This is a predicted structure of a 72-nucleotide RNA (transfer RNA) from Parcubacteria group bacterium M10-OD1-1. The organism belongs to Bacteria candidate phyla, within Bacteria. The coordinates come from a structure-prediction model, not an experiment, and the mean pLDDT is 81. Its Rfam family is "tRNA". Its family is annotated with triplet codon-amino acid adaptor activity in the Gene Ontology. Rfam classes the family as a transfer RNA.

[in-house]
RNA sequence: GCGAGUAUCGUAUAGUGGCUAUUACACCUCCUUGCCAAGGAAGAAAGACGGGUUCGAUUCCCGUUACUCGCU
Repeated sequence: GCGAGUAUCGUAUAGUGGCUAUUACACCUCCUUGCCAAGGAAGAAAGACGGGUUCGAUUCCCGUUACUCGCU
């Protein structure tokens, strides 16, 4: 340099054109207990960035960035 793939709450993940975005752990609050742990209830927290298509984009298209793999 060329090609391919990945990017979603703090972490790990699901998902698909109709989003008010899934689950687990972690975090916070409350209950239970003499205390801790365990258990129960509630809560906050996210689609890399920029454009395009569309009534509507996390999803489709293009570019950029970061990482991974392959070729030279």